[in-house]
Context: one part of a larger RNA
RNA sequence: AGACAACUUUAGUACGAGAGGAUUGGGUUGGACGUACCCCUGGUGUGCCAGUUGGACCGCUCGGUCCAUAGCUGGGUAGCUAAGUACGGCAGGGAUAAUCGCUGAAAGCAUCUAAGCGAGAAGCCCACCUGAAGAUAAGUGUUGCAUUGAGACCCCCAGUAGACUACUGGGUUGAUAGGCCGCAUGUGGAAGCGCAGUAAUGCGUGAAGCAAAGCGGUACUAACGGUCGAUUG
Numbered sequence: 001a002g003a004c005a006a007c008u009u010u011a012g013u014a015c016g017a018g019a020g021g022a023u024u025g026g027g028u029u030g031g032a033c034g035u036a037c038c039c040c041u042g043g044u045g046u047g048c049c050a051g052u053u054g055g056a057c058c059g060c061u062c063g064g065u066c067c068a069u070a071g072c073u074g075g076g077u078a079g080c081u082a083a084g085u086a087c088g089g090c091a092g093g094g095a096u097a098a099u100c101g102c103u104g105a106a107a108g109c110a111u112c113u114a115a116g117c118g119a120g121a122a123g124c125c126c127a128c129c130u131g132a133a134g135a136u137a138a139g140u141g142u143u144g145c146a147u148u149g150a151g152a153c154c155c156c157c158a159g160u161a162g163a164c165u166a167c168u169g170g171g172u173u174g175a176u177a178g179g180c181c182g183c184a185u186g187u188g189g190a191a192g193c194g195c196a197g198u199a200a201u202g203c204g205u206g207a208a209g210c211a212a213a214g215c216g217g218u219a220c221u222a223a224c225g226g227u228c229g230a231u232u233g
Base pairs, nucleotide, nucleotide: 004030005029006028007027008026009025015020033088034087035086036085037084041082042081043080044079048075049074050073051072052071053068054067055066056065057064058063092126093125094124099119100118101117102116145233151228152227153226154225155171156170157169158168159167176222177221178220179218180217181216182215183214185211186210187209192205193204194203195202196201
């Protein structure tokens, strides 16, 4: 985990005067439930982008920063997630319950029972999924390695992990994290300058500018430095 319902067919058949209307067997679908996941549809996304109100500040303009529930509003990456996606319940076997039997005496008959042998349930045990040798009786096979050091730990860089610990990846013979570069993706057209307009504003430069956790690349920064260790290995 085991389940349930509806539809369809058997069949408008059996049954029934009619009205009505099956048992059983086959097929399909659905919801609920369970497990996993985030490609799709969405949610969240207080370390992303944009718009906007009031105030303070950067001397003023411009452009910005901060406060106001994240100030409010519109979107949104990773991660997490359901309302989203995928899958599952099958089939079969064994021993039985109530029950139904075979043979059969005690008890010349009868009797499923006393000896003996069968059938029999969504239930039990397997089968399916997961864990599992502290199973202290601590198991088995194979192939390697080892005091010329197997292996492990402290320590450090981190996160598929996490309260701490543990676990996992990495420690220069290195892409483990940060930085940088590229891409994806999000937002949606930056600032400055130019042009048009009295101006608000619009257009061009330009799918621009900016950007978190994503995917790659790159030793620039940080992984420094130590210890233990097998006479039943």